About this RNA: A computed fold for an 84-nucleotide RNA from Hydrothermarchaeales archaeon (SeqCode), annotated as transfer RNA. It matches the Rfam family "tRNA". Its family is annotated with triplet codon-amino acid adaptor activity in the Gene Ontology. The sequence is in RNAcentral, with records from ENA and MGnify. The coordinates come from a structure-prediction model, not an experiment, and the mean pLDDT is 84. The organism belongs to Hydrothermarchaeales (SeqCode), within Archaea.
RNA sequence: GCCGAGGUAGCCUAGCCCGGGAAGGCGCCAGAUUCGAGAUCUGGUGCUCGCAAGAGCUCGCAGGUUCAAAUCCUGCCCUCGGCG
Numbered sequence: 001g002c003c004g005a006g007g008u009a010g011c012c013u014a015g016c017c018c019g020g021g022a023a024g025g026c027g028c029c030a031g032a033u034u035c036g037a038g039a040u041c042u043g044g045u046g047c048u049c050g051c052a053a054g055a056g057c058u059c060g061c062a063g064g065u066u067c068a069a070a071u072c073c074u075g076c077c078c079u080c081g082g083c084g
Stems, first nucleotide, its partner, number of pairs: 001083007010026004020067001027045006046057004060076005
């Protein structure tokens, strides 16, 4: 240099092909149980602002297409593997 796979909330992963509500698990927080903890059960849990109601933002980065982009297009960055 070329080819392939991948980058999604603190961590792991789905969603991408075929555009429209960011989902699940772990973890964490609270409660129940216990002398206490573990295990188990219930509820909550992306981030920011806000007393609250609510509002805004977020899928590696930037741009483009579109009424609308994690998803389509372009460039770039990073990780892994292969070729040379």